Predicted 3D model of RNase P RNA and transfer RNA as a complex of 470 nucleotides. It holds a member of the Rfam family "Bacterial RNase P class A". Its family is annotated with ribonuclease P activity, dimeric ribonuclease P complex and tRNA processing in the Gene Ontology. About the family: Ribonuclease P (RNase P) is a ubiquitous endoribonuclease, found in archaea, bacteria and eukarya as well as chloroplasts and mitochondria.
Parts: sequence; C1' cells; structure tokens
RNA sequence: GGAGCGGUUCGGGUGAUCGCCGGCGCGCUCGCUUCGGCGGGCGCGCGGGAGGAAAGUCCGAGCUCCACAGGGUAGGAUGCCAGCUAACGGCUGGUGGGGGCGACCCCCAGGAAAGUGCCACAGAGAGCAGACCGCCGCGUCGUCCUCGAUACCCUCGGGGGCCACGCGGUAAGGGUGAAAGGGUGAGGUAAGAGCUCACCGGGUCGGCGGUGACGUCGGCCGCACGGCAAACCCCAUCCGGAGCAAGACCGAAUAGGGAAGCGCUCGAGGGUGACCCGCCCGAGCUUCCGGGUCGUGUCGCUGGAGGUCCGUGGCAACGCGGAUCGUAGAUGAAUGAUCACCACCCGCGAACCGGUGACGGCCGCGGGAACAGAACUCGGCUUACGAGCCCUCCGACC
RNA sequence: GGGCGCAUAGCUCAGCGGAAGAGCGUCGCCCUUACAAGGCGAGGGUCGGAGGUUCGAUCCCUUCUGCGCCCA
Repeated sequence: GGAGCGGUUCGGGUGAUCGCCGGCGCGCUCGCUUCGGCGGGCGCGCGGGAGGAAAGUCCGAGCUCCACAGGGUAGGAUGCCAGCUAACGGCUGGUGGGGGCGACCCCCAGGAAAGUGCCACAGAGAGCAGACCGCCGCGUCGUCCUCGAUACCCUCGGGGGCCACGCGGUAAGGGUGAAAGGGUGAGGUAAGAGCUCACCGGGUCGGCGGUGACGUCGGCCGCACGGCAAACCCCAUCCGGAGCAAGACCGAAUAGGGAAGCGCUCGAGGGUGACCCGCCCGAGCUUCCGGGUCGUGUCGCUGGAGGUCCGUGGCAACGCGGAUCGUAGAUGAAUGAUCACCACCCGCGAACCGGUGACGGCCGCGGGAACAGAACUCGGCUUACGAGCCCUCCGACC
Repeated sequence: GGGCGCAUAGCUCAGCGGAAGAGCGUCGCCCUUACAAGGCGAGGGUCGGAGGUUCGAUCCCUUCUGCGCCCA
C1' cells in the first nucleotide's frame, strides 16, 4: 500500500449573537371563588431540551379495555442440545454439517421405515423401477471356411466364423438426467451381480464418556430406507382479542315525536373480537321519516424489567449486593442558524528536527465531516451510515 | 402514531413450483376511391431490487424500495 474479517470506542468541543419548546421561581395585571386558592396574559431570572440507529414495524413484553381470559374447533408461530431472561422467533456456550490459506463465517439442523402429493424436458426405465446400445447363453435361417461320404460342380453329415431374427440371462460398461436401488478393489461367473471377501459408508444391539445434543469402542445385519416437509401433513411446545387514534374524564347540545316489525324470564338485543359453548348485562331493540350537537379540551405522559461505577458468582449471556445520578414530553409537532478558535480526517509543500534508511514529527495553504430526527414505554432483530483502534492474508520498500 | 394490502408487456389484469399469457393499444399486410370497422401476422417482459430453499422460483422464505387502504 492492497484485499478482508470479527470486535470495540466515538458520533465533535468552547465562546459570542439571534431564535424555538416545555418546566420552576419572582413581579405586575385580569377573571372566577365555597376566601383555602385556581386559571389567563405580559416581563425578568434560573436550569433542561433527540439517536446509535430515534427508522422499518419484523418479533417479544409492560400498560389499558373487553370477564378474573374458561372449554373446544379453526388459525398462527417455533423446531439439534443446555443455559440466560419478565418474555421472545432474541442472546450465550456447546454438538453435528459446510465454507475460507487465514482472521473467522454460514446452517427454517424434528419426522420422508403414519399417510397423500410432486419429480417437467430428456431417457428403455423416476419408484417397492428399467433391457435402448453393449456383454453372455440357446434356437432357426442365410452365407463363408474346413473335414468326411469315390467327390471338381451338385447333394448329405460333423466342426467353426460372420450376419439377421427369436427366446432368455445380466444393472459391471455406454447413454439420458439434478437424481438410476451404497462406493473402491479383489475373488467369482457363460456374462454378470453383496454372489463372496477387505476397507469406507449405512442400519441395529450393547459397553464407556457427557446433564444433553452427541462422541467413541465392540458385536451383529449384505444393505432394507432415492429426493422434496421455506409441498400438504404428522409430532412436540407456545399463543384469548385489540391496540395510547388503547382507555378514562370534562365541556358543548339535548327531545322527544310519527309509522311498521320483533320481544318482555319459554327472554329480543348487547358485551364478543374467526366460530361454537360458556359467562355477564338485560327491557327494550331494529328499519324508515323528520330534528339537535360535536372542543387549537384535560388526564394517560414519562421513575422504568432505568443508567453509571465498585465488589462478587459464572467460560459467557447474565445474576446478586452496595454506592451514586435523575433534567425532552411536543400535537402540524420545539431541540436551530451565523461567526471565531481548538480538536479530527484528506491533499499539496520550501526549510527545520529525529532516524543508516523506508518514513515520522513540526509548520503553512486549501478542502471535508455521513446516516438521519423522539411522539405511551422498554428488551431484541434487521436495514442505512462516518471516523479511529485492535486482528488476518498478500505485495513493495528500508 | 398504529393496523393491513398490492407490485407481471405502453394500459387493465390472469397465471401460483417445470422454458409467461389474454383484452385494449403499437407496427406491417389484406379489404376500401379513402378512412373507420373487420381479417391475417409481427414486435414488445432482468415478472419492483437483493439474498436464500429447491434439480428448477413470477410462485415458497427473509430483507429492502415504491404505491394504496383503514383506525379518534
């Protein structure tokens, strides 16, 4: 210098001027008052004011309402093992498999001997398979060679070669395919084949180690069980529904009427959310006609599984104990702008300093600073993004 | 703020594991004196982007982007 990998830290600082949001205190003033206070306006002062992702809303919870969340069906989620946690689909450590020279990384990793389905095209055959080519055996016809019958031709018989056809054997070889019913080698055979044997793989039983996933050793079995469950499904575990626009309160307006239908404990209708049961409320309910009103309202609203430091248990995630801090809460939505200096990074540069040197330091000039902004609150994940440090490999120079 | 859905040709939509289609539109030819209608034919697609599962992905899974709907 290049390429890369995981981890960690930070996300500029100070000052001046001008603004924005909400809090507290004081003063002046106005309104209400049950005389305790409460509310509004103006001014002054004090201290506070975005993030590591505030984001996506992908998971899990708190909180609120529905019944205190009950039974069943449907539906959804997760899926090696152990642990952590309020909980999780998260995290930590391990097991097995895979990738990289390495730092290190990846795995939706249960079940395909419960069932169903799919495996296009190609290919003979795609599931308890298959004979297309090839190899081998037998038979028939033809043809050629040879031997024999007195024998050159013809004819007949024996043997052999080749071609064609038929019957059968064969899954070793070719070929098709993502995938062809274990792999390699040897024996064996007409040719072959777990047909037999050795090793590897697989299944099963047992011993040992481990909490466990699993590992390892030995015996037995010639091999039964092709792949796909991010196909339906099966098994195990978990899940009631909705979401702060939840929900509660205040204010404003009030009124009731007409018509039709259903119902009043043998109960209409509602709470109720995918459905049924169950539970609760229950005397009114539904449709039509014709009317009234609907707010720059208040609370929820920030102290919560909180942060930091120290000690301690644990490999770690994390737990326990102690101390300490505590200060965003807006509602078209504040947290900003300008200038100066300093710090950081990049480029260029004469002299000086250090060094044998590559180079570094100092100084000067110019430039740069990303992604993005709370909206009930937390724990995670994912995505976006700037800089520094540690780590790995390679190359060049000294 | 919260809860959902969609993205396939120029436009409107099918397709939901096995080499992607329809209607309208575009272009060419025929028909007509000419135009329209009609007939025949052609062109046009990284199936929104990236990664994964699978022999194979428009389809299944994850994530990102864009658009739309609902809730006081």
The coordinates come from a structure-prediction model, not an experiment, and the mean pLDDT is 77.